Background: Large-subunit ribosomal RNA, domain IV from a metagenome, 351 nucleotides, folded computationally. The full RNA is in RNAcentral, with records from SILVA. It matches the Rfam family "Bacterial large subunit ribosomal RNA".

Context: one part of a larger RNA
RNA sequence: CUCGGGAGAAGGAACUCGGCAAAUUAACCCCGUAACUUCGGGAUAAGGGGAGCCUCCGUGAUUUAGCGUGAACAGCGCGAGGGUUAUGGAGGCCGCAGAGAAAUGGCAGAAGCGACUGUUUACCAAAAACACAGGGCCAUGCUAACACGCAAGUGGAUGUAUAUGGUCUGACACGUGCCCGGUGCUGGAAGGUUAACAGGAGAUGUCAGCGCAAGCGAAGCAUUGAAUCGAAGCCCCAGUAAACGGCGGCCGUAACAAUAACGGUCCUAAGGUAGCGAAAUUCCUUGUCGGGUAAGUUCCGACCUGCACGAAUCGUGUAACGACUUCUGCACUGUCUCCUCCCGGGACUCG
Numbered sequence: 001c002u003c004g005g006g007a008g009a010a011g012g013a014a015c016u017c018g019g020c021a022a023a024u025u026a027a028c029c030c031c032g033u034a035a036c037u038u039c040g041g042g043a044u045a046a047g048g049g050g051a052g053c054c055u056c057c058g059u060g061a062u063u064u065a066g067c068g069u070g071a072a073c074a075g076c077g078c079g080a081g082g083g084u085u086a087u088g089g090a091g092g093c094c095g096c097a098g099a100g101a102a103a104u105g106g107c108a109g110a111a112g113c114g115a116c117u118g119u120u121u122a123c124c125a126a127a128a129a130c131a132c133a134g135g136g137c138c139a140u141g142c143u144a145a146c147a148c149g150c151a152a153g154u155g156g157a158u159g160u161a162u163a164u165g166g167u168c169u170g171a172c173a174c175g176u177g178c179c180c181g182g183u184g185c186u187g188g189a190a191g192g193u194u195a196a197c198a199g200g201a202g203a204u205g206u207c208a209g210c211g212c213a214a215g216c217g218a219a220g221c222a223u224u225g226a227a228u229c230g231a232a233g234c235c236c237c238a239g240u241a242a243a244c245g246g247c248g249g250c251c252g253u254a255a256c257a258a259u260a261a262c263g264g265u266c267c268u269a270a271g272g273u274a275g276c277g278a279a280a281u282u283c284c285u286u287g288u289c290g291g292g293u294a295a296g297u298u299c300c301g302a303c304c305u306g307c308a309c310g311a312a313u314c315g316u317g318u319a320a321c322g323a324c325u326u327c328u329g330c331a332c333u334g335u336c337u338c339c340u341c342c343c344g345g346g347a348c349u350c351g
Stems, first nucleotide, its partner, number of pairs: 001346008010337002014335001019332001028050004036041001038171001052093013066078004094098001106330007113322002118130002134169007146155003172317004177247003182244002184240005191235003198228001202224005209216002248266005275309001276306001287303005
């Protein structure tokens, strides 16, 4: 020096990103216990007190010699003295210390997120992520939908819509507004478009034949091929947002000023309702005001100018719960002011 452990004057978080680490607390018995609450909780809330050993006294339980009742040695009842055991009180004794060692919650206030117990990145993340009970929507009538497989077949299920699959949300309470123009899905079928197939007008090559020649050119064989016919789909018409998603701008106006209940105008499918709001969301920003501190970019309560909250990609609350995150207080301490000593392992020196 390093690792592990022990003790510490005065102060007591001044340390630090942060009380990280350490310390405090602690089992049992008694008293006592707030806000809030889903009336279960919160709660071991908080906060106090007790405890060893000896002697004496009391109370309860159990056991019985005997007694009563009885036909009974049964059963039931009473029960001296003693034993065992539980517990209360009084007095006394010793030590620094009586839960004499070990093991064995620090507590409280406030906010965010997630209801909760659970689950997870085996080996850097345990969480606010996943799951969850509950809620909604969609599909599926049984050879079910759906999934695996080339198939046979299998799962679903030896189930049958109070079932099964998919998807979103995520206890509970109160709620869940407007938009179907786009995309998707569902339904519709009049018209438009449209594939293969069918169809075969026509064209070309070849070649009999005709022609003096240029050339024309049947059938066949080939190559090609117009009209016409032609389903779903798409166009089209509706519905549907707890489907994917979306939810405006400018100007003016009230008898101080400011503001604008009100009016005008443009655009849109419709222009953000309730609730919440500098928020896990606020750029400007350490916004402004209030609280807490001597002093507070964090924190709490408000305001609303929401760069860029907002209603099952749920909104807002919420008791209980959390090795979650943030702020504060009490207790406690070598975290620190500021370091010191002690014990043990290693390093180091020598062998």